[in-house]
Molecule: transfer RNA
Organism: Candidatus Formimonas warabiya
Order: sequence, then C1' cells, then structure tokens
RNA sequence: GGGACUGUAGUUCAGAGGGAGAACGCUUGGCUCGCAUUCAAGAGGUCGUGGGUUCGAAUCCCAUCAGUUCCACCA
Repeated sequence: GGGACUGUAGUUCAGAGGGAGAACGCUUGGCUCGCAUUCAAGAGGUCGUGGGUUCGAAUCCCAUCAGUUCCACCA
C1' cells in the first nucleotide's frame, strides 16, 4: 500500500427496507424472620462517525475512524 470481516443497551449477541429486541447484569416491589432462589414491573440505545439513495435506512451505496485478519513492499 491492497483485500476480507467486525462495530447495535453495562456485557454477550439477534435483528437482510416500515414495531430497535433477547439473555445476563442493574433498580424497585412481591414471596421470606432475614438472605438466596423465584415471580412481577421498570430504567438503560443519536445502531462507530459523516454524507447519499428512498415516501421511509441498524439494514442499500460512498467516504471515514477503530479493532481483527490475509496478501504485497521494505532500506
């Protein structure tokens, strides 16, 4: 220098054009003498960033940033 993959909640991930979700974690309440287990409810996200396409974008296109990886170059 060139290519590929990944980036979504605190963590691990799903979501292939129209509702942003699951599990664990966190908070509150129930149960208990108390704790654990368990049950119920709740909070938590500018979908890496910036543009474009579209009536509509996490999703398609371009650029860019970060990480992983392969190839090439190297005095």